[in-house]
Context: one part of a larger RNA
RNA sequence: CGUUUGAGUUUUGAGGAGAGUCGUCCCUAGUACGAGAGGACCGGGAUGAACUGACCUCUGGUGUACCGGUUGUUCCGCCAGGAGCACCGCCGGGUAGCUAAGUCGGGAACGGAUAAGAACUGAAAGCAUCUAAGUUCGAAGCCGGCUCCAAGAUAAGAACUCUCAGUUUCCUCCAAGAACAGGAGGUUGAUAGGCUGCAGGUGCAAGUGCGGCAACGCAUUCAGCCGAGCAGUACUAAUAAACGAUCAAA
Repeated sequence: CGUUUGAGUUUUGAGGAGAGUCGUCCCUAGUACGAGAGGACCGGGAUGAACUGACCUCUGGUGUACCGGUUGUUCCGCCAGGAGCACCGCCGGGUAGCUAAGUCGGGAACGGAUAAGAACUGAAAGCAUCUAAGUUCGAAGCCGGCUCCAAGAUAAGAACUCUCAGUUUCCUCCAAGAACAGGAGGUUGAUAGGCUGCAGGUGCAAGUGCGGCAACGCAUUCAGCCGAGCAGUACUAAUAAACGAUCAAA
């Protein structure tokens, strides 16, 4: 820009993409078969491998804005307590998120038409013949079935509602994101931050008292501190503005 008024919501599916794998064990059954050794078809069940989709409850990884321990050194006048630097100094843990080695799921069943092949009926050719007319079966393959995209499918589809109006810049943001887009909000407000509570992490702060010559220990203290998680709460910031205007499409 088109789809011929403009929007919102829900859709149909022409067409396209994906998936499609294989093993082992058990039952049937030590049956059929076979002198024996051995050992099934058909059918049913279980469990795996690799591949693949989603997810983070569990097991773990990461987690340089969380907590603790600790070495050297500089500084905060000193002690105590801290801060900076040293690969995040090193070490022990670890929320959210992301993640696999973790968890859950998938391949199918079924239907249709067939291939090689197996057949029925059956002439040409009084017989015979699966084929010539006709008919029935028959594959991990083909077409459906399963998942996803999909009306620029220009043959541009359909339904409902509104048309008595919305759209955008801008701003606060997001399990959305390269930009854009998408989504949640903008005071008639929980969008983000803050604060409060909770979850969760670390692991018992500082100060003081007591014990010990001291290093240190014990008590106060399941303390103190705390990023992303879950809620609540307008304290802070979402200020302001543009287009559109009476039946025209903004």
Large-subunit ribosomal RNA, domain VI from Smithella sp. SCADC, 250 nucleotides, folded computationally. It matches the Rfam family "Bacterial large subunit ribosomal RNA". Its family is annotated with structural constituent of ribosome and ribosome in the Gene Ontology. The coordinates come from a structure-prediction model, not an experiment, and the mean pLDDT is 85. Taxonomically the source falls in Smithella (Bacteria, Thermodesulfobacteriota, Syntrophales, Smithellaceae).